[in-house]
Overview: Transfer RNA from a Sandaracinaceae bacterium, 72 nucleotides, folded computationally. RNAcentral holds the sequence, with entries from ENA. It matches the Rfam family "tRNA". By type it is a transfer RNA. The organism belongs to Sandaracinaceae, within Bacteria.
RNA sequence: GAUCCAGUAGCUCAGCGGCAGAGCGCCAGCGCGACGAGCUGGAGGUCGCGGGGUCGGUUCCCGCCUGGAUCA
Numbered sequence: 001g002a003u004c005c006a007g008u009a010g011c012u013c014a015g016c017g018g019c020a021g022a023g024c025g026c027c028a029g030c031g032c033g034a035c036g037a038g039c040u041g042g043a044g045g046u047c048g049c050g051g052g053g054u055c056g057g058u059u060c061c062c063g064c065c066u067g068g069a070u071c072a
Base pairs, nucleotide, nucleotide: 001071002070003069004068005067006066007065010024011023012022013021018055026042027041028040029039030038048064049063050062051061052060
């Protein structure tokens, strides 16, 4: 330098045009002699950044940034 993949909650990831979710973690309650397990509820997101097309974008297109793989 070229090609491809990935970027979504604190962490690991789903979702791939129609109001953003799960598990773990965190907080509160129930429970227990107490702690834990378990159960119930809750908080937490400019969906990497900018632009485009669309009635409507996390999702499609373009550029950029970051990380990874392969090739040179």